Predicted 3D model of a 513-nucleotide part of an RNA (large-subunit ribosomal RNA, domain I) from Desulfurispirillum indicum S5. Rfam family: Bacterial large subunit ribosomal RNA. RNAcentral holds the full RNA, with entries from Rfam.
[in-house]
Context: one part of a larger RNA
RNA sequence: GGCAUACGGUGGAUGCCUUGGCACCAGGAGGCGAAGAAGGACGCGCUAACCUGCGAAAAGUUCCGGCGAGGUGGUACGAACCUUUGACCCGGAAAUAUCCGAAUGGGGCAACCCACUGGGAGUGAUGUCCCAGUAUUGCAUGGUGAAUUCAUAGCCAUGCAAGGCGAACGCGGGGAACUGAAACAUCUCAGUACCCGCAGGAAGAGAAAUCAACCGAGAUUCCGUCAGUAGCGGCGAGCGAACGCGGAGGAGCCUGUGUUGCGUAAUCGAAGCGCAUGCUAAGAGAACAAGUUGGGAAGCUUGGCCAUAGCGGGUAACAGCCCCGUAUCUGAAAGUAUGUGUGUAGAGGCAACCGCUAAGUAGGCCGGGGCACGUGAAACCCUGGUUGAAGAUGGGGGGACCACCCUCCAAGGCUAAAUACUCCCUGGUGACCGAUAGUGAAGCAGUACCGUGAGGGAAAGGUGAAAAGAACCCCGUUGAGGGGAGUGAAAUAGAACCUGAAACCGUAUGCCU
Repeated sequence: GGCAUACGGUGGAUGCCUUGGCACCAGGAGGCGAAGAAGGACGCGCUAACCUGCGAAAAGUUCCGGCGAGGUGGUACGAACCUUUGACCCGGAAAUAUCCGAAUGGGGCAACCCACUGGGAGUGAUGUCCCAGUAUUGCAUGGUGAAUUCAUAGCCAUGCAAGGCGAACGCGGGGAACUGAAACAUCUCAGUACCCGCAGGAAGAGAAAUCAACCGAGAUUCCGUCAGUAGCGGCGAGCGAACGCGGAGGAGCCUGUGUUGCGUAAUCGAAGCGCAUGCUAAGAGAACAAGUUGGGAAGCUUGGCCAUAGCGGGUAACAGCCCCGUAUCUGAAAGUAUGUGUGUAGAGGCAACCGCUAAGUAGGCCGGGGCACGUGAAACCCUGGUUGAAGAUGGGGGGACCACCCUCCAAGGCUAAAUACUCCCUGGUGACCGAUAGUGAAGCAGUACCGUGAGGGAAAGGUGAAAAGAACCCCGUUGAGGGGAGUGAAAUAGAACCUGAAACCGUAUGCCU
């Protein structure tokens, strides 16, 4: 030095665990904001920091309900207190709510600085302090009022509204490229990503100038099919319908002018009130003992019991009957949702006659765009330019165009449901993960840290059933660490704490060199 065996060190794999995640389902909710939001800064404790909660009335105040013995959050020890005159906790309704932030009196390097007007406190007076108001834009009303007579502009006041934030879903205005075409330009990716505007709980669409085919259908939307069909296409890559059929759902309406008659009934119906059912706290809620092994019984043995409850969790191991619960039943002072009844304000109805029927529109031409359809034989829809009708004896469409035939009535408007989505709340489910996984984040994580900045972005879980967390003694520097003692079932469970693999490093013994 090597090999082997044994025992260790180091290390943190593996196994087991789960407080955290992930994906869904059902129901709810689908907004918050000048009555100051979202998000923050700074404060508030017997308290030094952080988190949580709260706001100078500051881990809280008031009232109304629930609950019933403990409580003063995470967070210990101590101190001082509260509490059956009902605390703490839970639910409902209120009060307070500094400063910044749309931020709105003016300014500003956010959380700061400086004002004016009115009212109040205080002072001999000034300084000072408190309360309220004072942004802009739009609309409405009123006042005032130039050049300029009237007027208008402007200015002023009052009232109402808006502004900002928010995950996806929606509609609209703009709108790529990588890529594919095995290069690339038409084409594709794609009207996608992205930017902007606006809205709703959904949005948009919607009541035929529609289809169809000589039979007929009868608004829109969504799903299945038709069908990868018909077509489009450097006829390349690729793109890709409709009719019809089957389903989900189902709902239809309004607007002008004139004349006549009836008429304030019917009907609709803000608010309010009543009732019902939910939601926001809760309440009741069955049934087991002994023996035995063990540190511990829920295990095993024996004998019972409940069950509209044998979902689940906890308890020293595996518990229907120990605990929390579960099935089932019950329940709200207050607030709220839905339905329904009543119904004030308010709205306006019925019948008849006559008349009307949306013009720079339809259409044409030029240039584009949308339609599955790339200009094509290219209809149809939209429109930047240029033109420009008819008037129901009329007009549009039926994929160039013409005739016949069929069908519909544009140039005004409204409309639930079926559909899309999930920042959020409640309950539930999983041939989903189990700490290099699952969210980036199971631990005080969008943290530490990096970057001028936009931005990037971690690592890090486990003593034990219970702290019973090792009194006391010894070595040592009043250390670190260790040895006894003690606790515990176990301390090679000792806090660098479950298990504790391998690499790697030792000690002892044997053999070889």